[in-house]
């Protein structure tokens, strides 16, 4: 310095539920919490998944569609903390 990750040490984040907000929804900000993470820190780049507001399409029911979402589904990129083996 790279690999690596421990029944080490500091700390870090923060599933489910609930509360307010915000979104058509999906989700999302906060607060609270504790499943569970060594990148659960950042970026939708590829692949999936989720939602369909408007727009199409139907006689209707409802079908398609993402400019809207998930990085805590995988994989790629940036960057980090702490050192036993």
């Nucleotide at each position: 310095u790279c690999u690596c990750g421990a029944u080490a040490a500091a700390g870090g984040c923060g599933a489910a539920c609930c509360g307010u907000c915000c979104g058509a929804a999906a989700g999302g900000g906060c607060g609270a919490g504790g499943c569970g993470c060594a990148a659960a820190g950042c970026c939708a780049c590829g692949g999936g998944c989720c939602u369909a507001a408007g727009g199409c399409c139907g006689a209707a029911a409802g079908g398609c569609u993402a400019u809207g979402g998930c990085c805590g589904c995988c994989g790629g990129g940036c960057u980090g903390c702490c050192g036993a083996a």